[in-house]
Context: one part of a larger RNA
Molecule: small-subunit ribosomal RNA, central domain
Organism: uncultured prokaryote
């Protein structure tokens, strides 16, 4: 390589979209390129194979056959795949109802806490801790009260809730976009899947330019602990954390479980529709259903653990990925980056 695999043992791309390519619905009719037969050439000889034969056997060598799996070339055959052209409606899309949400951008507005300042009451002590201390405080501290100012986050509802491709997304509200479900089946008619390269978003730290700057808070400073304490507690505290632009492009970017589709007992919750019983004037209750989220459990998988209509079960189909530990996700290239680093990715050499 053939394979065998990829939830936890090595192994799903972080996540959309999409380009080449691969794949791809129902039913009629024609083609006849793949495709199957049939004839004809062609496939040099030696060799390899099987059969007789010569050297006293054998290697050797000789005749015959077989075989060259493959190529043209011509005659049919039409299941099935393929061009081509008509059709169909269930796949996909479009329209219309009515409903859903912390989907997203910008703007406004609010309360509560925090801290700051001025005033005012008021006096010795606040504050932390396992116990202190360093800190503040008679220049009036802590607390209490009223104005004012500042930013930053939104209790309570609040939930195995809902929403988004993923990262994510929570105070009320406007505006502007976007989406998924559901019913109707009016309309388009296979317009579909998946997706190498590409492209596009991407938590946190980070970086640059400008602002901002209460809290908390890497670094650092001081007090403590302690043999030691470059730490775990404690007083402070700069970057940051906020906002606009621009980069960075990686995470246990986890469901460690790629995406589409179809099938395959059930039991119980919950979201968001839809239709029926009953009741009728709705609601609840009940049934059925469709799309979502959980928990439990049979088949059947699985090394076990577990998974089980949201499958790790049956299948088809495209696409990352993996092939023993170390050395390494490390060197050399090369390509992005300001930088930090990032993708790509070895090997000697050792067990």
């Nucleotide at each position: 390589u053939u394979g065998g695999g990829u939830u936890u043992a090595a192994a799903g791309g972080g996540u959309c979209c999409g380009u080449a390519g691969g794949c791809g619905g129902g039913a009629a009719a024609a083609u006849a390129a793949g495709u199957c037969a049939g004839u004809g050439g062609u496939g040099a000889a030696a060799g390899c194979c099987g059969a007789c034969a010569g050297c006293u056997c054998a290697a050797c060598u000789g005749u015959c056959g077989a075989a060259c799996u493959g190529c043209c070339a011509u005659u049919g055959a039409u299941a099935c795949u393929g061009g081509a052209g008509a059709u169909c409606u269930u796949g996909a899309g479009u329209a219309c109802a009515a409903a859903u949400g912390a989907a997203g951008u910008a703007g406004g507005c609010g309360g509560a806490a925090u801290g700051a300042g001025u005033c005012a009451u008021g006096u010795a002590g606040c504050g932390g801790u396992g116990a202190a201390a360093u800190g503040c405080a008679u220049a009036g501290a802590u607390a209490u009260g009223a104005c004012u100012c500042a930013g930053a986050a939104c209790a309570c509802c609040a939930a195995u809730u809902g929403c988004g491709a993923a990262g994510g997304c929570a105070g009320c509200u406007u505006a502007c976009u976007a989406a998924c479900a559901u019913g109707u089946a009016a309309c388009u008619g296979a317009c579909g899947c998946u997706g190498a390269g590409g492209g596009a978003c991407g938590a946190a730290a980070g970086c640059g330019u400008g602002g901002g700057g209460a809290g908390c808070g890497a670094a650092c400073a001081g007090g403590a602990u302690u043999a030691g304490a470059u730490a775990c507690c404690c007083u402070g505290g700069u970057a940051g954390u906020c906002c606009a632009c621009g980069c960075c492009g990686u995470a246990a970017a986890c469901g460690a479980u790629g995406a589409u589709u179809a099938c395959u007992c059930g039991a119980u919750g919950u979201u968001g529709g839809g239709g029926g019983a009953c009741a009728u004037u709705g609601a609840c209750c009940c049934c059925c259903u469709c799309a979502g989220u959980g928990c439990c459990g049979u088949a059947g998988c699985u090394a076990a653990c577990g998974c089980a209509u949201u499958a790790a079960g049956u299948a088809c189909c495209c696409c990352g990925c993996c092939u023993g530990g170390g050395g390494a996700g490390u060197a050399c290239g090369g390509c992005c980056g300001c930088a930090a680093g990032g993708c790509u990715g070895a090997a000697a050499c050792u067990c």